[in-house]
RNA sequence: CUGCUAUCCAGAAAGACCGAGGGACUGGGCCCCGUGACGUCUUGGCAACCUGCCGUGAGUAGGUGCCAACUCCCAUUUCAUCAAGCCCUUGAUGGAAGAAGAUAACAG
Repeated sequence: CUGCUAUCCAGAAAGACCGAGGGACUGGGCCCCGUGACGUCUUGGCAACCUGCCGUGAGUAGGUGCCAACUCCCAUUUCAUCAAGCCCUUGAUGGAAGAAGAUAACAG
């Protein structure tokens, strides 16, 4: 990097350094940010995908992961209701699926 499977409305921040953008990409919205975001490091924490161990469970150790906002929200398809239009479209609200993405395990 590719494929496959599972999960993605819960949970969990302080310090130091840095110094301007950041929230994956495109468009739109919304938000965070010199009261220092993003990022890096240290410490702490959350969680429980995989492995070991045991007294087998809210256990423990390790490999990861994660610690603003549902994957921040929408985009594609479809269903329901309502409204406009008046005969197949448009808009609003809500649901489901999908795409894309993230993480883990396995395989190549």
The RNA shown here (SAM riboswitch aptamer (S box leader)) has 108 nucleotides and comes from Hymenobacter sp.
The model forms 97% of the base pairs in the Rfam consensus.
The coordinates come from a structure-prediction model, not an experiment, and the mean pLDDT is 84.
Its Rfam family is "SAM riboswitch aptamer (S box leader)". Its family is annotated with regulation of gene expression in the Gene Ontology.